This is a predicted structure of a 74-nucleotide RNA (c-di-GMP-I riboswitch aptamer) from an uncultured Desulfobulbaceae bacterium. The sequence was found by an Rfam model in a public genome assembly. Its mean pLDDT, the model's own confidence on a scale to 100, is 85. Its Rfam family is "c-di-GMP-I riboswitch aptamer". Rfam's curators write: GEMM was predicted in a large-scale screen for bacterial structured RNA regulatory elements.
RNA sequence: UCAAGAAAAAGCCAAACCUGUUGUGAAACAGGGACGGAAAACCACGGGUCUUAUGAGAUAGCCGGGUUACCUUG
Repeated sequence: UCAAGAAAAAGCCAAACCUGUUGUGAAACAGGGACGGAAAACCACGGGUCUUAUGAGAUAGCCGGGUUACCUUG
């Protein structure tokens, strides 16, 4: 550097739900909580789904793609 894996070890994130705040809304943020995760880290590029009367937004823990990363093995 590339590939694979989560058995070990050290860790990491946090579903549903509850409370508060923001937003027309989907939803987001903070605290609690833990269904799960080997990229459940980041990017809205393509598709999907959702919101909006339309512009336009949301979702990366829906799928694909891109970038980066701990440990172990080869």